[in-house]
RNA sequence: AAGAGUUUGAUCCUGGCUCAGAUUGAACGCUGGCGGUAUGCUUAACACAUGCAAGUCGAACGAUGAUAUUCCAGCUUGCUGGAAUUGAUUAGUGGCGGACGGGUGCGUAACGCGUGGGAAUCUACCUUGUAGUGGGGGAUAGCCCGGAGAAAUCCGGAUUAAUACCGCAUAAUCUCUACGGAGCAAAGUGGGGGAUCUUCGGACCUCACGCUAUUAGAUGAGCCCGCGUUAGAUUAGCUUGUUGGUGAGGUAAUGGCUCACCAAGGCAACGAUCUAUAGCUGGUUUGAGAGGAUGAUCAGCCACACUGGGACUGAGACACGGCCCAGACUCCUACGGGAGGCAGCAGUGGGGAAUAUUGGACAAUGGGCGCAAGCCUGAUCCAGCAAUACCGCGUGUGUGAAGAAGGCCUGAGGGUUGUAAAGCACUUUCAAUAGGGACGAAAUGUUUAGGGUUAAUAACCUUGAAUCUUGACUUAACCUAUAGAAGAAGCACCGGCUAACUCCGUGCCAGCAGCCGCGGUAAUACGGAGGGUGCAAGCGUUAAUCGGAAUUACUGGGCGUAAAGCGCUCGUAGGCGGCCUGUUAAGCAAGAUGUGAAAGCCCCGGGCUCAACCUGGGAACUGCAAUCGAUACUGGCAGGCUAGAGUAUAGAAGAGGCAAUUGGAAUUCCCGGGUGUAGCGGUGAAAUGCGUAGAUAUCCGGAGGAACAUCAGUGGCGAAGGCGACUUGCUGGUCCAAUAUUGACGCUCAGGCACGAAAGCGUGGGGAGCGAACAGGAUUAGAUACCCUGGUAGUCCACGCCGUAAACUAUGAUCACUCGUUGUUGGCGAUACACAGUCAGUGACUAAGGGAAACCGAUAAGUGAUCCACCUGGGGAGUACGAUCGCAAGGUUGAAACUCAAAGGAAUUGACGGGGGCCCGCACAAGCGGUGGAGCAUGUGGUUUAAUUCGAUGAUACGCGAGGAACCUUACCUGGGCUCAAAUGUAAGUUGACAGAUCCUGAAAGGGAUUUUUCUUCGGACAAUUUACAAGGUGCUGCAUGGUUGUCGUCAGCUCGUGCCGUGAGGUGUCGGGUUAAGUCCCAUAACGAGCGCAACCCCUACUCUUAGUUGCCAGCAUGUAAUGAUGGGGACUCUAGGAGAACUGCCUACGCAAGUAGAGAGGAAGGUGGGGAUGACGUCAAAUCAGCACGGCCCUUACGUCCAGGGCUACACACGUGCUACAAUGGCCGGUACAGAGGGCAGCCACCUGGUGACAGGGAGCGAAUCUCUAAAGCCGGUCUCAGUUCGGAUCGAAGUCUGCAACCCGACUUCGUGAAGCUGGAAUCGCUAGUAAUCGCGCAUCAGCCAUGGCGCGGUGAAUACGUUCCCGGGCCUUGUACACACCGCCCGUCAAGCCAUGGAAGCUGGGAGUACCUGAAGUCGGUAACCGUAAAGGAGCCGCCUAGGGUAAAACUAGUGACUGGGGCUAAGUCGUAACAAGGUAACCA
Repeated sequence: AAGAGUUUGAUCCUGGCUCAGAUUGAACGCUGGCGGUAUGCUUAACACAUGCAAGUCGAACGAUGAUAUUCCAGCUUGCUGGAAUUGAUUAGUGGCGGACGGGUGCGUAACGCGUGGGAAUCUACCUUGUAGUGGGGGAUAGCCCGGAGAAAUCCGGAUUAAUACCGCAUAAUCUCUACGGAGCAAAGUGGGGGAUCUUCGGACCUCACGCUAUUAGAUGAGCCCGCGUUAGAUUAGCUUGUUGGUGAGGUAAUGGCUCACCAAGGCAACGAUCUAUAGCUGGUUUGAGAGGAUGAUCAGCCACACUGGGACUGAGACACGGCCCAGACUCCUACGGGAGGCAGCAGUGGGGAAUAUUGGACAAUGGGCGCAAGCCUGAUCCAGCAAUACCGCGUGUGUGAAGAAGGCCUGAGGGUUGUAAAGCACUUUCAAUAGGGACGAAAUGUUUAGGGUUAAUAACCUUGAAUCUUGACUUAACCUAUAGAAGAAGCACCGGCUAACUCCGUGCCAGCAGCCGCGGUAAUACGGAGGGUGCAAGCGUUAAUCGGAAUUACUGGGCGUAAAGCGCUCGUAGGCGGCCUGUUAAGCAAGAUGUGAAAGCCCCGGGCUCAACCUGGGAACUGCAAUCGAUACUGGCAGGCUAGAGUAUAGAAGAGGCAAUUGGAAUUCCCGGGUGUAGCGGUGAAAUGCGUAGAUAUCCGGAGGAACAUCAGUGGCGAAGGCGACUUGCUGGUCCAAUAUUGACGCUCAGGCACGAAAGCGUGGGGAGCGAACAGGAUUAGAUACCCUGGUAGUCCACGCCGUAAACUAUGAUCACUCGUUGUUGGCGAUACACAGUCAGUGACUAAGGGAAACCGAUAAGUGAUCCACCUGGGGAGUACGAUCGCAAGGUUGAAACUCAAAGGAAUUGACGGGGGCCCGCACAAGCGGUGGAGCAUGUGGUUUAAUUCGAUGAUACGCGAGGAACCUUACCUGGGCUCAAAUGUAAGUUGACAGAUCCUGAAAGGGAUUUUUCUUCGGACAAUUUACAAGGUGCUGCAUGGUUGUCGUCAGCUCGUGCCGUGAGGUGUCGGGUUAAGUCCCAUAACGAGCGCAACCCCUACUCUUAGUUGCCAGCAUGUAAUGAUGGGGACUCUAGGAGAACUGCCUACGCAAGUAGAGAGGAAGGUGGGGAUGACGUCAAAUCAGCACGGCCCUUACGUCCAGGGCUACACACGUGCUACAAUGGCCGGUACAGAGGGCAGCCACCUGGUGACAGGGAGCGAAUCUCUAAAGCCGGUCUCAGUUCGGAUCGAAGUCUGCAACCCGACUUCGUGAAGCUGGAAUCGCUAGUAAUCGCGCAUCAGCCAUGGCGCGGUGAAUACGUUCCCGGGCCUUGUACACACCGCCCGUCAAGCCAUGGAAGCUGGGAGUACCUGAAGUCGGUAACCGUAAAGGAGCCGCCUAGGGUAAAACUAGUGACUGGGGCUAAGUCGUAACAAGGUAACCA
């Protein structure tokens, strides 16, 4: 020492991406009160106008001589001239300084820097010591004169000084030396002055500053060395002054630094050389640290000064504001020639996202010169600009509920903004104004006192006192007063990460976004608003660094399946290494020493009111060096040992390798021969093919090639690849036993050398079978495939290449250690056929342990040790370029741009499979009857229409919503109207009318006219009307919803609690063995229980008993009738409706542990859930419904509301669904006759009577109903029809009617008469049904005025056939398996092509860049040489010659960057084309070479 989001339906892991933090010389956006302290061209080392940035010394010198003072002369008494003193000042000579200070980071990968050492050196000014400072000389600038030139500047002549220059003397502890000796210096200036001398200038003495030689020091500088110091090997070899030696030269000094000669070395895998990048450090920043990144400001070192080269001067330079040359650029020019260098401070242009004033002052600190005063100083100190950063302060404080107004929200009540404001009371920091007002100042100078020096009371030096003076900043810090809350708050965010939520607008648009992701009509994610959160004079964004990231892992990771073990052995360098003794002290560990600059960080103090900031002290600086002692371990050296490793002797097994020979079975049919005849072969089925020229089949003989059945085995051998008939020869390795022997000889292994399946390549053979390519036949939509018939290379051999595989145990090699069980191979042992042993292999299971898990588990993936190889998100890509190997194919090595937020491993739950197993269902099969064909009814689609209202659409829409559209319904269309039509309430106002009735108009609605007109206790009541608020909408959204419903499915499932297992998702239970209709039950069992479902409880029905008998019943007893429970009675029976019982595999037999199953078993009305109903688990389908109802949101409001009339929903070339009636004789028609159940009934059911052929009508009892009423048909009996479009069938049409109803035209039902269509049992296909079922027959009810009902819901009557069985179709359940699916196979997903965009490779070439090589040329300059000229001579110079060389030119190649017609692949992009390769046995298992 903190984590979070993101791969999945969920989980664990691996792994990347992203976020929260800190920081910055920052920039941008919005905003901006004050102060302090810091900081401010990161880009163009791009170019620079203008000003300033290095001068000073008159006490070195010659000149010049302003000014001032004094004196003198003339006189116009304030002017001129002269003398002396003072000495400002300009250029020059001379000295010192311009090598510091200031800037920048180009170059440099280097002794450049850092750190620690070293010896062969120099050092102006400064300090210290010693000695000296004597005596001469000749020039020259300036000035003056002349000349050239536009200018810069230059030339000639004359004259002159010095602390300028040159000799002479002297000289050492200096230098050289042959040890005898030789050689080398100087300068004066100023102040003061008593004696002495004097040419009156001075000499001389003294002091100060100088000067010369030298010693020592200090400071600074030069040189050498150890160690450390970026990336690339797609840079592997580099080097000729190169490496060393000798000698010489050169330097301050060592040295190939340079030269001559000699030798042939030196560097490099511990990375030379080359390329790219870069100033290094103290530090800064981040981090827990280790590390990482960085090198602004401050400090140390280095390098550079327009670019390149060069030297001069000097103590010091190869010199930022010096010189020479070359080059580029700029400026001036009279065209001849000249001038310049801001990477100093300001400033300008330019570049850029971006960085300040052409300021003040030398007051302080420091520097240069000077004796000093002082001068100079863009160093520095200050000020200005900038929120650029850090720090501090303020923008008010208290009180204040009517919780004001306004805003926003609202469930309409309220909530919130919010004590916030206002109001009241107070304060005045900061800013403003006015007044006052420090520190930074110490010195220097002058005067004076003491001390030193001196001959000296002088001068000078030093210490003290007094005194004069010095501030850019400064209109400052600080203090006081005045007035008044007065002048002072913004920015970002509010989906999660991440603190903070609502409304409106928008509608995959506009937009947002750091990642995940928001937006397609209810957006907490866009935009606005209200509110909130966080920071605050700032806040956000962008960029960058570290962190988080253990995501390069030293601390601190991995490699069987996630990325990652080389295909395998041998082996070099390297790394690591058994036991004992001695020694050493390199490593390791300890002590003290030196160093590790200052600043910074940290700690303790101090100063600014605090802080930032400044300052004192300490600690630290983990490092390096040298020193001292210690010796366990590692290393070195020496000696020994035998446990590691070898060797020898005795045995053993083996498809180990190579070569040669031999063998049999089979295939072929190449050959010969025999028998034999029409087919063979092949497939899912075929065809191509072969065959009458005789195949196939069969027999005999021959030929040829390849491979070796059985034995054969998770058996053997080998390093791996791999190795399989027999025999022989040669040969490698292994194992075991017992002894002997060597004595650590070992392990691993980068490079390296061998080996290395198959395919492929080269040369030459060989070629039976098989068989890429190829051909044909099939299959198919196609079929360049799968299948079939052929068939070349190849497969085989020899020699040579290739060097790769899913070369796999996806598991590197070696050594040691860590429970057991059980096979097997080869030895040994003892014994006797078994062992309990032991060694070496080869398998299975398992403990501990490990692991993300699955799994591994002595043959480790456990625990340790050593060494090697390899990995760091997916794609691009094992690609491109380069190199290398190869005959080629290709191999090895091996990137980037760009792009995505994942890619991946293991396991889980589902779903799915043209996977498997078990089971069920009218699922199939076995049957019966239908549909599909006809006519009609009805619904739907389509079409039509002004409208044909809307919804329902696979199963799960279509006789469905609708259980009843002529008007109404009605939602649609056309036309005419209304703007409250209705309801109720509140508030306010007005009126006493409105309404009603009558009439007119009109299709009606509506409009108009007339009529009439309340009560009262005078408060009002009542009514109407107006206004306001609340309406209305079958308009939209069933994908915002409630409720309801369908379906899977009456399928047997779905879950929970506790426990257990698992890191977890989850599992277990619920699985297994049986059984069941059933997760029904039993057994077993880390599960034990429980819930929702199943079953049961409920209802109907079947049986019995009991209770009760009215409207039901009537056996017995009576009465009565033509007859009837009609009547009295009765409860026996039926029945009604209450209760109870009854069935439970209870009993028997068989099987079974049990559950249970079987038995035409017994008994029973009923037998194995008796039959039927109601009852529908968790959930699925964004299933259906906003048009039943309710409801959120949106929309309309003289209309999308509402009223009315008429029309439409009833249309009709057509298609489909569901039905009815039929096609007839098991029938039709006529007549007669019998038997139900369940329901309904007062605006009703309607007996009975009358009329009508009839529908029905007219009368008319009973009944609100076990009382009255509506009620059967098939059946049975008899007759007729006689197989035909009929006496079947009834559509259609005509006529006449009935009924309902305001009203039957569109558009009702029924009746009668007439008419008499299609249809003679229905293609492909398809539906229902397992018993009182199908089939068939009628009856009732709801809705309803009536009815298009053949529909729906019920009721009873008659009443079958069949089920071997579960292979198949469909649906479902359980278990298991695979999966790349999870929107779940209607899934996922691959490649070409087409379109757009992006980056990139190749490419004829083209253009640039830096570096090198060779040759030519070659400025300045040092050095070397040198006869003519200069110089009296000498020294020297000019000139000339030479070496080197910047630069330039030429040449050839290499490297690198840009560009390039065309071209190659790659990536990305909702809905393009073609197929369907992969994922399931993916429909030919997949994959690797």
A computed fold for a 1489-nucleotide RNA from an uncultured prokaryote, annotated as small-subunit ribosomal RNA. Rfam family: Bacterial small subunit ribosomal RNA. Its family is annotated with structural constituent of ribosome and ribosome in the Gene Ontology. Model confidence (mean pLDDT): 83 of 100.